[in-house]
Context: one part of a larger RNA
RNA sequence: UUAGGUUUAAAGGGUGCGUAGGCGGAAAUGUAAGUCAGUGGUGAAAUCCUACAGCUUAACUGUAGAGUCGCCAUUGAUACUGUAUUUCUUGAGUAUAGUUGAGGUAGGCGGAAUGUGUUGUGUAGCGGUGAAAUGCUUAGAUAUGACACAGAACACCAAUUGCGAAGGCAGCUUACUAUACUAUAACUGACGCUGCGGCACGAAAGCGUGGGGAGCGAACAGGAUUAGAUACCCUGGUAGUCCACGCCGUAAACGAUGAUUACUCGUUGUUCGCGAUACAUAGCGAGUGACUGAGCGAAAGCGUUAAGUAAUCCACCUGGGGAGUACGUUGGCAACAAUGAAACUC
Numbered sequence: 001u002u003a004g005g006u007u008u009a010a011a012g013g014g015u016g017c018g019u020a021g022g023c024g025g026a027a028a029u030g031u032a033a034g035u036c037a038g039u040g041g042u043g044a045a046a047u048c049c050u051a052c053a054g055c056u057u058a059a060c061u062g063u064a065g066a067g068u069c070g071c072c073a074u075u076g077a078u079a080c081u082g083u084a085u086u087u088c089u090u091g092a093g094u095a096u097a098g099u100u101g102a103g104g105u106a107g108g109c110g111g112a113a114u115g116u117g118u119u120g121u122g123u124a125g126c127g128g129u130g131a132a133a134u135g136c137u138u139a140g141a142u143a144u145g146a147c148a149c150a151g152a153a154c155a156c157c158a159a160u161u162g163c164g165a166a167g168g169c170a171g172c173u174u175a176c177u178a179u180a181c182u183a184u185a186a187c188u189g190a191c192g193c194u195g196c197g198g199c200a201c202g203a204a205a206g207c208g209u210g211g212g213g214a215g216c217g218a219a220c221a222g223g224a225u226u227a228g229a230u231a232c233c234c235u236g237g238u239a240g241u242c243c244a245c246g247c248c249g250u251a252a253a254c255g256a257u258g259a260u261u262a263c264u265c266g267u268u269g270u271u272c273g274c275g276a277u278a279c280a281u282a283g284c285g286a287g288u289g290a291c292u293g294a295g296c297g298a299a300a301g302c303g304u305u306a307a308g309u310a311a312u313c314c315a316c317c318u319g320g321g322g323a324g325u326a327c328g329u330u331g332g333c334a335a336c337a338a339u340g341a342a343a344c345u346c
Base pairs, nucleotide, nucleotide: 003318004317005316006315007300008299012314014201015200016199017198021194022193023192025088026087027086028085029084030083031082033081034080035077036076037075038074039073040072041071042070049065050064051063052062053061054060091191092188093187094186095184096183097182098181099180103177104176105175106174107173108172109171110154114150115149116148117147118146119145120144121143125136126135162169163168206247207246208245209244210243211242215241216240220236221235222234223233258313259312260311261310262309263308266291267290268289269288270287271286272285273284274283276281295302296301319346320345321344328339329338330337331336
């Protein structure tokens, strides 16, 4: 480079926004750059190819022809692409009226539980396990009332539910704020899709500074178990878990399935909205589940939420190990992250 691929065999970037680039709806007119056709010029000779001829053949040589994929100029064609102008509304967006939701940020409030403190009752155990022991307890525990304080998480509702680009989001409430959907078809008139670099977001753990610290709990200590037990079980328990600000930038970041658009047999649930109607009910639009046909697939399976049929753009793969390692570079406080080989070996 070409080809074939990327759910599970190697392979979809964690997610979005977006620059360059690539690709791009309908109609008309102009232009003629790409494109197509004709003509002219050039494309040295040798070489190559074809035919004939000359050395006894051949190699070799000579003559003629073809060819020289191209370039330049010029005359035309105008379907497609480009370009310029004008127009359109179905893509995209806006407006108006509504609706739904654990979407986000900041504040306030709440009850149950847990732990602790003070105090009342009360007396000998409590706790824990397969069984025990460490542990707590006559300095009065456990249990049971009262009062107070603290931090964290929000039972039931609650689901194959809902929302969000992903990560993720759940007590109630207020303020601010973003998206989506429906209806109207009023407005703009292709404003679109994708997106190398770039920028932003990005669970948990970890890091920095300052708070906080109830429960849980790496490390650690003790008790058991065991041949041993640096574990599983038990009693404790520090970082951490929580908050604010700043880093880190990774996950089986998974639907192991990139984004967008069009088309394609049925059945059945569910969420939100719409209009008809007094309700029930069927219908339409947008999501979200289950099953299944054609088709696809190595099969498992997928199957209008495609892994089917097509199109555009990006990312990635090319035998196993060595290795996501070494070296270099970039980022980071560090931990590390990103980029990323080869020798050798099977």